Molecule: small-subunit ribosomal RNA
Organism: uncultured bacterium
RNA sequence: AGAGUUUGAUCCUGGCUCAGGAUGAACGCUAGCGGCAGGCUUAACACAUGCAAGUCGAGGGGCAGCAUGUCCAGCAAUGGAUGAUGGCGACCGGCGGAAGGGUGCGUAACGCGUGAGCAACAUGCCCUAUACAGGGAGAUACACCAGGGAAACUUGGUCUAAUAUCCCAUAGCAUUCAUUGAAGGCAUCUUUAAUGAAUUAAAGCUUCGGUGGUAUAGGAUUGGCUCGCGUGACAUUAGCCAGAUGGUGAGGUAACGGCUCACCAUAGCAAUGAUGUCUAGGGGUUUUGAGAGGAAGGCCCCCCACACUGGGACUGAGACACGGCCCAGACUCCCACGGGAGGCAGCAGUGGGGAAUAUUGCACAAUGGGGGAAACCCUGAUGCAGCAACGCCGCGUGAGUGAUGACGGCCUUCGGGUUGUAAAGCUCUGUCUUCAGGGACGAUAAUGACGGUACCUGAGGAGGAAGCCACGGCUAACUACGUGCCAGCAGCCGCGGUAAUACGUAGGUGGCGAGCGUUGUCCGGAUUUACUGGGCGUAAAGGGAGCGUAGGCGGAUUUUUAAGUGAGAUGUGAAAUACUCGGGCUUAACCUGAGUGCUGCAUUUCAAACUGGAAGUCUAGAGUGCAGGAGAGGAGAAGGGAAUUCCUAGUGUAGCGGUGAAAUGCGUAGAGAUUAGGAAGAACACCAGUGGCGAAGGCGCUUCUCUGGACUGUAACUGACGCUGAGGCACGAAAGCGUGGGGAGCAAACAGGAUUAGAUACCCUGGUAGUCCACGCUUAAACGAUGAGCGCUAGGUGUUGGGGGGGAACCCUCAGUGCCGCAGCUAACGCAAUAAGCGCUCCACCCUGGGGAGUACGGCCGCAAGGUUGAAACUCAAAGGAAUUGACGGGGGCCCGCACAAGCGGUGGAGCAUGUGGUUUAAUUCGACGCAACGCGAAGAACCUUACCAAGGCUUGACAUCCCGCUGACCGGUAUAGAGAUAUACCUUUUCUUUUAGAACAGCGGAGACAGGUGGUGCAUGGUUGUCGUCAGCUCGUGUCGUGAGAUGUUGGGUUAAGUCCCGCAACGAGCGCAACCCCUAUCUUCAGUAGCCAGCAGGUAAAGCUGGGCACUCUGGAGAGACUGCCGUGGAUAACACGGAGGAAGGCGGGGAGGACGUCAAAUCAUCAUGCCCCCUAUGUCUUGGGCUACACACGUGCUACAAUGGCUGCCACAGAGGGAAGCAAAGGGGCGACCCUAAGCCAAUCUCAAAAAAGCAGCCUCAGUUCGGAUCGCAGUCUGCAACUCGACUGCGUGAAGCUGGAAUCGCUAGUAAUCGCGAAUCAGCAUGUCGCGGUGAAUACGUUCCCGGGCCUCGUACACACCGCCCGUCA
Repeated sequence: AGAGUUUGAUCCUGGCUCAGGAUGAACGCUAGCGGCAGGCUUAACACAUGCAAGUCGAGGGGCAGCAUGUCCAGCAAUGGAUGAUGGCGACCGGCGGAAGGGUGCGUAACGCGUGAGCAACAUGCCCUAUACAGGGAGAUACACCAGGGAAACUUGGUCUAAUAUCCCAUAGCAUUCAUUGAAGGCAUCUUUAAUGAAUUAAAGCUUCGGUGGUAUAGGAUUGGCUCGCGUGACAUUAGCCAGAUGGUGAGGUAACGGCUCACCAUAGCAAUGAUGUCUAGGGGUUUUGAGAGGAAGGCCCCCCACACUGGGACUGAGACACGGCCCAGACUCCCACGGGAGGCAGCAGUGGGGAAUAUUGCACAAUGGGGGAAACCCUGAUGCAGCAACGCCGCGUGAGUGAUGACGGCCUUCGGGUUGUAAAGCUCUGUCUUCAGGGACGAUAAUGACGGUACCUGAGGAGGAAGCCACGGCUAACUACGUGCCAGCAGCCGCGGUAAUACGUAGGUGGCGAGCGUUGUCCGGAUUUACUGGGCGUAAAGGGAGCGUAGGCGGAUUUUUAAGUGAGAUGUGAAAUACUCGGGCUUAACCUGAGUGCUGCAUUUCAAACUGGAAGUCUAGAGUGCAGGAGAGGAGAAGGGAAUUCCUAGUGUAGCGGUGAAAUGCGUAGAGAUUAGGAAGAACACCAGUGGCGAAGGCGCUUCUCUGGACUGUAACUGACGCUGAGGCACGAAAGCGUGGGGAGCAAACAGGAUUAGAUACCCUGGUAGUCCACGCUUAAACGAUGAGCGCUAGGUGUUGGGGGGGAACCCUCAGUGCCGCAGCUAACGCAAUAAGCGCUCCACCCUGGGGAGUACGGCCGCAAGGUUGAAACUCAAAGGAAUUGACGGGGGCCCGCACAAGCGGUGGAGCAUGUGGUUUAAUUCGACGCAACGCGAAGAACCUUACCAAGGCUUGACAUCCCGCUGACCGGUAUAGAGAUAUACCUUUUCUUUUAGAACAGCGGAGACAGGUGGUGCAUGGUUGUCGUCAGCUCGUGUCGUGAGAUGUUGGGUUAAGUCCCGCAACGAGCGCAACCCCUAUCUUCAGUAGCCAGCAGGUAAAGCUGGGCACUCUGGAGAGACUGCCGUGGAUAACACGGAGGAAGGCGGGGAGGACGUCAAAUCAUCAUGCCCCCUAUGUCUUGGGCUACACACGUGCUACAAUGGCUGCCACAGAGGGAAGCAAAGGGGCGACCCUAAGCCAAUCUCAAAAAAGCAGCCUCAGUUCGGAUCGCAGUCUGCAACUCGACUGCGUGAAGCUGGAAUCGCUAGUAAUCGCGAAUCAGCAUGUCGCGGUGAAUACGUUCCCGGGCCUCGUACACACCGCCCGUCA
């Protein structure tokens, strides 16, 4: 000294929380010793028992009891007598019980603190001084006698003493009165001198040393009273008071005083808070804080108050008295019922209350107190001890050495790491503890409770002595297991839903340590009540606005004063506490000496700048006068025209009106339209303007009357007359209310018509209060969300009203009213001479988190509605301001895409195929779910596959590595049982060497490490993939701007398919993307020429590159060329680029492919693979047979075939490309209607083969029909593959011949060699394609355009969203 927490991030405001210190504490766990201190904070609740105040015989009468002596009786024990002695119960008397000790009920007060005063007072014991004590008297307690009563207690009689009581004398002194004088002070007065008068005293005792008594004066001490100042909360307590305020007189008191009384007067206190209510003993001090402050008042000290509750006095120097009295009350106890007794807030102790607080201890040895001449007695004051870690302080629980870094524990990547020099072991020490011996100070003669204590010495042995809390961040300290939004944690933020450093446990670590945590409370941090030291445009916060009272503040100058202010001195500020330096306990805590401080108060002296007071002067503030012009400023009266509606009359006929479209409504009883006349009320078009006026609300036709203010000029007058303004007074839009008028239009409520899912709305037709006038409520987003006044601080540009310059332009100036902008300010936005800048003065508000709530209660106002003032309980950790980046918007601008539009063809309807959902099942294995799952994983489930189900088996295992034993093989074959796996029997059958053995290899058997898992988690992961999207974006470095998040660059003007390029620009560059580089294709050249080709030459055939030959062409496959807006023109900014043209096979990216930025979707996949963790281990592993994945009321997706004539069927007849082929492709030939079969040449392929291309073309038939369309379904008979086609293959022939006649809402693809249409091939594959991936043939239509739908990009506006609109959020109900 700060930190955490509002947000995706930022700055600010703002609350909440934490880290510190303290404690009379309590609770939890734990506990070795000692010193010092403290220990009922609650029930001032009730108290059993004991003790806490007595003492004096040197005041007195005496002698109950004790002891001694003497005498008597008795053998003795013992008894009796004697106050004679020591002494002494009770009694009279004196002093003390008013101190000490306890408590904090009451008290908001002269109670306390501080400083003064008493000329208004008292003071026992003590000290000093002076003077004195002569004489007498009568009682009484005790005792004795006689009673009463249960008791407490008490009555009568007799006797007696005193330092008890009374009388007389004396009176220096004292008191009172009278007279005269002097001095002083502070008003009353005080002091003092002299004279006279009146009144009041005494006590003895003695050991002969003394001591006590009376009076007066003085001192000291202690008290009493008075005053200034200070000392809580609430105004939702605003008025209080009759002894109340004062006077005169009297009484009373130690003393002043309404303290009390009589009379008189009517005062006194209060917004500087009276009165009332609530709370509370005050201070020194304690605690916290840098301080200022805040909080507290336990122990110790001072003061006060109280003593069961309330009241009262007596005695006394002192009390209205804790352990005295009286009365009343409550409670408790005793009782013979008549009556009595008591007061722990003394020390112990008990019950109770409570989270909670100790022994019915020892001693008067010390210190102190009371009495006494003293010895001495008393003392729960006090000194000590006991209990409890309650606090502070000190000490210990061992020290050194000791590494195979032991064992064990924990973790682990299995290598190790850590606990850890820690332990053990070895060598030592002895503080505390234990035992034994000595043994204090406190006491300078005696006397020691503490105490055989402290302390000292010796002995012995590491022995007896460590815990608590925490470990996600704040905050020092981390792992494993368990748990699985459960159990739990939590001071705040927040952890826990299967990998929790946050729960529980363990190991380890951190912190403190005989303690450690928790809880409560206080201060701090919190500048979060801001005096020091805050704010108020938008975060909480300027009163709606003015006038003005009290108050606060106030121009220039002179003199004076000294209240404030400054300086000095004096007194006081108790001690303790605090601080500094010392001293004493071994140290410390603790105790103690000296010094300082205690910031204060009072008195006094000086100063005179500033503020204040007094007196005077001035004119710059303020005001007045005079001269002007401007204005919707206000009030009243009068007048005006346009419009609207209504009424009357005329003309005139079928509609009018209204809306997005309509309807309600009006109209043939004549509307609307139009003409004329009349009536009424309200409002004043144009001018009109970020123009004017007003304090604000507000003010708009014209004229008149009355009236307020501002401005300009002038400088005649006044001379600070000023500013602000709590209360107060008056003003104050609209709506609403009351009374009375008025009522044209408009128009809440209401009615009807529409709209709508509904429509108590928006729209329409009507329509009442009201709106208007005259008088009463007082609120608004009454806003510039900005109080009023004054001064100062760059400019620029409009505008209103004045003035000046000769002044039209122009310049200067005053007062307003706008915009822009510098410095400065601000969290930022912004403000910026009309400040939110720099300063001064005054007021208001906020008390200062959000909600509850501007609510409740109370007061005031109001006719009411309501207004004003204005809380708390409870609840949350935020609420909020400004700005930033995104996302979003049925916001805006620009642009793109088969996105729409323009077209072509489909899907959705039918049948079938295939996938999915659902259902079913023993199982119908699993995954994929909007686009981006659904002919998807699966490029091909009859067994296998296969993961699923049923049944039968195996358990080191079907598979890998290691060890031991046996056998010699393994492979191959046969037989039996069985559904098979499997089991049994048999045949055949190794190699090397150092050879009764070993090694290699293989099989079998055995033990254990382990294998195995298509079991779980794609939300623990890697890898791979989809998607936005081939969309044009995504970023960085440096610089600059901003407090910052961030911005700039990347925005802007053009352009592009493109963040493509150009230009501009506080940016300049760069990277990943775009493009290009790569492949295919379109043209040409060149090289090469077989298995390809054949122009020319030759041969040859039925035909044929068939042959010789040749590579010219085609083609094949290598290398190159070619296209770059390169050229021309126009447009454009002399740009990028666009359009047109030339040439060219190809033209503006030529066509196609591959290629997918930063990222998003916890997207998909643990079942391709890999992998963490979890789970199974005679089973969730593995083998086998059979079944299932192929089920089927249904729903959806994707396809195929069709519905026909642009067609179907039959016949004839052309033209491809790209591929495949040895467990293969198969020609030709033969058989079969056919699938196919038989036989078989060729080909490991530019050679042979699959292989027929099909649509097309040429002919013929069909003639619009469920057909010569369509082919489902079913029957029969077959072919092929394969161990095997039942569940469950494909194909063929014959027969059968279903639905379907172009498909609702909706929806999909495609912009050119594309759609559409036609066939061909391949992968997988024993067999199985309408799927998938490829190939070529034929070959269109349309695009005006970007308003709309969908998706996307850029800029911009708004936002209370950020999981980001599938957001957030309000109300009702459950």